RNA sequence: CGACGUAGCUCAGCUGGUAGAGCAACGCAUUCGUAAUGCGUAGGUCGCCGGUUCGACUCCGGCCGUCG
Numbered sequence: 001c002g003a004c005g006u007a008g009c010u011c012a013g014c015u016g017g018u019a020g021a022g023c024a025a026c027g028c029a030u031u032c033g034u035a036a037u038g039c040g041u042a043g044g045u046c047g048c049c050g051g052u053u054c055g056a057c058u059c060c061g062g063c064c065g066u067c068g
Stems, first nucleotide, its partner, number of pairs: 001068005008023004017054001025041005047063005
């Protein structure tokens, strides 16, 4: 100096409009039972602090962390 930081993990999301997928977890169904499969549930102060705005994961500034 550059890139990145979002669910337990891997990641999406952005001409600013009250956050999602896959896997994992849990429940139910199916099975003699397990696995697989199907349906469903829960899980997030979007790294932290401020600014702009009616409204910020998204824009701006600072800080912290990871990688190069």
Molecule: transfer RNA
Organism: marine eukaryotic metagenome